[in-house]
Notes: Model confidence (mean pLDDT): 85 of 100. The RNA shown here (SAM riboswitch aptamer (S box leader)) has 90 nucleotides and comes from uncultured Eubacterium sp.
RNA sequence: UUAUCAAGAGUGAAUGAGGGACAGGCCCUUUGACUUCACAGCAACCUGCAUAUUGCAAGGUGCUAAUACCUGCGGUAAUCCGAGUGAUAA
Numbered sequence: 001u002u003a004u005c006a007a008g009a010g011u012g013a014a015u016g017a018g019g020g021a022c023a024g025g026c027c028c029u030u031u032g033a034c035u036u037c038a039c040a041g042c043a044a045c046c047u048g049c050a051u052a053u054u055g056c057a058a059g060g061u062g063c064u065a066a067u068a069c070c071u072g073c074g075g076u077a078a079u080c081c082g083a084g085u086g087a088u089a090a
Stems, first nucleotide, its partner, number of pairs: 001090005010039005018028003022072004040064003044061003047057004068085001073082003
């Protein structure tokens, strides 16, 4: 810079107090969250194989609470849309 972000997907071990980007909420957390490792799984992008579409695979990153958890800035009566910011891939 471009594309996507309403679906999908856990067990064990280690550690020990915070974490969900930020702010306000609201949640998850010693019935061990988060993080790390192992194995497993999912399939977002790349890659591979088929293929108009779309499907299959799972090699590389990635991911495996809640719509990027909701809201925030602008438009709008409200919905909703857009922008910004963030995340992932090339």